[in-house]
RNA sequence: GGAGUGGGACGGGUGGUCGCGGAAUGUCCUUCGGGGUGUUCCGAGGAAAGUCUGGACUUCGCAGGGCGCGAUGCUCGCUAACGGCGAGGCGGGGCGACCCGACGGACAGUGCAACAGAAAGAUACCGCCCUGCCGAGAAUCGCGGCGUAACUGCCAUCAGUUUUCGGCAGGGUAAGGGUGAAAUGGUGCGGCAAGAGCGCACCGGCGGCGUGGUGACACGUCGGCCCGGCAAACCCCAUCGGAAGCAAGGCUCAAGCAGGAGGAGAUGACGCGGCCCGCCGAUCCUCCGGGUAGAGCCGCACGAGGCGGCUGGCAACAGCUGUCCCAGAGAGAUGACCACACAAACACAGAAUCCGGCUUAUAGGCCCACUCCAUUA
Numbered sequence: 001g002g003a004g005u006g007g008g009a010c011g012g013g014u015g016g017u018c019g020c021g022g023a024a025u026g027u028c029c030u031u032c033g034g035g036g037u038g039u040u041c042c043g044a045g046g047a048a049a050g051u052c053u054g055g056a057c058u059u060c061g062c063a064g065g066g067c068g069c070g071a072u073g074c075u076c077g078c079u080a081a082c083g084g085c086g087a088g089g090c091g092g093g094g095c096g097a098c099c100c101g102a103c104g105g106a107c108a109g110u111g112c113a114a115c116a117g118a119a120a121g122a123u124a125c126c127g128c129c130c131u132g133c134c135g136a137g138a139a140u141c142g143c144g145g146c147g148u149a150a151c152u153g154c155c156a157u158c159a160g161u162u163u164u165c166g167g168c169a170g171g172g173u174a175a176g177g178g179u180g181a182a183a184u185g186g187u188g189c190g191g192c193a194a195g196a197g198c199g200c201a202c203c204g205g206c207g208g209c210g211u212g213g214u215g216a217c218a219c220g221u222c223g224g225c226c227c228g229g230c231a232a233a234c235c236c237c238a239u240c241g242g243a244a245g246c247a248a249g250g251c252u253c254a255a256g257c258a259g260g261a262g263g264a265g266a267u268g269a270c271g272c273g274g275c276c277c278g279c280c281g282a283u284c285c286u287c288c289g290g291g292u293a294g295a296g297c298c299g300c301a302c303g304a305g306g307c308g309g310c311u312g313g314c315a316a317c318a319g320c321u322g323u324c325c326c327a328g329a330g331a332g333a334u335g336a337c338c339a340c341a342c343a344a345a346c347a348c349a350g351a352a353u354c355c356g357g358c359u360u361a362u363a364g365g366c367c368c369a370c371u372c373c374a375u376u377a
Base pairs, nucleotide, nucleotide: 001373002372003371004370005369006368007367008366010364013340014339015338016337017336018335020043021042022041023040024039025038026037027036028035029034045348049359050358052357053356054355055354056353057245058244059243060242064277065276066275067274069241070240071239072238073237074088075087076086077085078084089103090101091100092099093098104236105235109234110233111230112229125177126176127173128172129171130170131169132168133167134166135165136164137163138162139161140160142158144155145154146153185203186202187201188200189199190198204226205225206223207222208221209220210219211218212217249298250297251296252295253294259288260287261286262285263284264283271279305324306323307322308321309320310319311318312317
């Protein structure tokens, strides 16, 4: 200098003019309901978003239990809790910094595997090998015939032996070929009729034992134990889970209804919600009519709170301490313009009960640590 990896913090500042919501307070007016005006203070986010997830809070009977159903799924820790976070293990990717992983169980059971292929849980298509039979060829020996003085030699058929090829039948074989995403551990040597963990060496897996570790697991050693895969298929195992949600829900006031019809119910209605048991014990359901965000207050802004320091811990986090008060409605406010510095002020986006996370969107620049390549000293 170039190319990258991981993390953090920001995402506007200062001043001026005008405007909006809320709180406190002064003052003026008032029909006592409130209204005008002034001052001071506060007034969106890192995601307020998606509503994916965990809790707080509230109601459902302070009576529960079982089944079912759902979620999660390596280990240890953190936490109010989690499907989150931290640290680690294992597997995969990258030269590396680093990144990714639903990562329990396939000897409990059921099931699935298109096409191709002989065979995808029970398998032999080709090939290899053995045995038997049949056929053909070759070699050899014997017998026979011809020929010779005698051999050599020639001829035919038969029988035997050996061997080659082909066919049929029976058997062995998973080493080789071929199919496939996947074919019964891999490589080599031995072995065998041919083969095969059949035997051996190394590697991989599984199991036992030992050592280390809280643990996941790692290392060592022993045993040929070696016919699979799929559980984001049902399922099994372990852990967790009651439901609905701030339009929850509570208080006050007002208005209206306070009515009609039908049905169920002590042979047990309604009920904590899919079912059952148990419990409770008198009301409940539907339709018509009427009403439909009636008004005000609370819930509701001090909280698992923010920032700083110290201590413990690798860390997530916890403890102690100092300091600060920081939106809150009517589903409705939080903005506009100018100036300055500047390369520029622009991206995604607007609280609605609150909090912890995850995910997604995001112009732009800033900081820290690390990796690889090249070059110079």